This is a predicted structure of a 74-nucleotide RNA (transfer RNA) from a Vallitaleaceae bacterium. The coordinates come from a structure-prediction model, not an experiment, and the mean pLDDT is 80. Its Rfam family is "tRNA". About the family: Transfer RNA (tRNA) molecules are approximately 80 nucleotides in length. It is annotated as a transfer RNA. Its family is annotated with triplet codon-amino acid adaptor activity in the Gene Ontology.

[in-house]
RNA sequence: GCACUCGUAGCUCAGCAGGACAGAGCAACCGCCUCCUAAGCGGUGGGUCGGAGGUUCGAAUCCUCUCGUGUGCG
Numbered sequence: 001g002c003a004c005u006c007g008u009a010g011c012u013c014a015g016c017a018g019g020a021c022a023g024a025g026c027a028a029c030c031g032c033c034u035c036c037u038a039a040g041c042g043g044u045g046g047g048u049c050g051g052a053g054g055u056u057c058g059a060a061u062c063c064u065c066u067c068g069u070g071u072g073c074g
Base pairs, nucleotide, nucleotide: 001073002072003071004070006068007067010026011025012024013023019057028044029043030042031041032040050066051065052064053063054062
């Protein structure tokens, strides 16, 4: 330098043949239970979907550029 993978909540990930308010588990916080803690049960908050632009009535999803990560080739 070229090609490809990955980037979504604090962490690990799903969703990616365009459409319903963007989700799960764990963690955090609150409550119930308990003599207390843990476990268990219920609930709450937390995201400009790496960034910018484009297509579209509508983009996490399609296109372009770009940043970062990993792998391969030279």